A computed fold for a 72-nucleotide RNA from a Patescibacteria group bacterium, annotated as transfer RNA.

[in-house]
RNA sequence: CCAGCGGGAGCCGGACGGUUAGGCAACAGUCUGUAAAACUGUCUAAAGUUGGUUCAACUCCAACCCGCUGGA
Repeated sequence: CCAGCGGGAGCCGGACGGUUAGGCAACAGUCUGUAAAACUGUCUAAAGUUGGUUCAACUCCAACCCGCUGGA
């Protein structure tokens, strides 16, 4: 320098145009002598940045930023 892939909550992560699933963690409660475990409830999205297409964008397009892999 070129190409491909990826970037989502504190962490992991499903979802290829129609209001971002789920799990872990966290918080509150029940239980317990206490704690753990278990159970119940609660909780959070500017989706890397900017712009474009569209009635509507995490999703499609462009440029850039960061990371990984390969090539020269």

Description: Lineage of the source: Bacteria > Bacteria candidate phyla. The sequence was found in a public genome assembly. The coordinates come from a structure-prediction model, not an experiment, and the mean pLDDT is 81. Rfam family: tRNA. Rfam classes the family as a transfer RNA.